[in-house]
RNA sequence: GAACCUGUCGUGGGAGAGUGUGGCCAAGGCCACCGCCGAAGGCGCAACCGCCCGGAAUCGCUCAGGCCCCAGGACCCGGCAGGCGG
Numbered sequence: 001g002a003a004c005c006u007g008u009c010g011u012g013g014g015a016g017a018g019u020g021u022g023g024c025c026a027a028g029g030c031c032a033c034c035g036c037c038g039a040a041g042g043c044g045c046a047a048c049c050g051c052c053c054g055g056a057a058u059c060g061c062u063c064a065g066g067c068c069c070c071a072g073g074a075c076c077c078g079g080c081a082g083g084c085g086g
Stems, first nucleotide, its partner, number of pairs: 004083007012076002018034001020033005035067003041063001042061003048055003
């Protein structure tokens, strides 16, 4: 140096589920109720991985969050910085 890891940037790619009902509000939005989604986060534990007890997913739970658009979004791609490598 490659690969890998961490962080960061990007008019980059990126799913799912009600534009539900009612009230308040100038709009925006907020609150309540019912129904749903899971790919921020969180929790759980089997798959799986290591070894005797641990870690732990794109699995489960839905606390949080979300259900027109916008925003967000696991993960992927690219750039940059650092780490670790020969």
Description: A computed fold for an 86-nucleotide RNA from a Gammaproteobacteria bacterium, annotated as Glycine riboswitch aptamer. The prediction has a mean pLDDT of 75.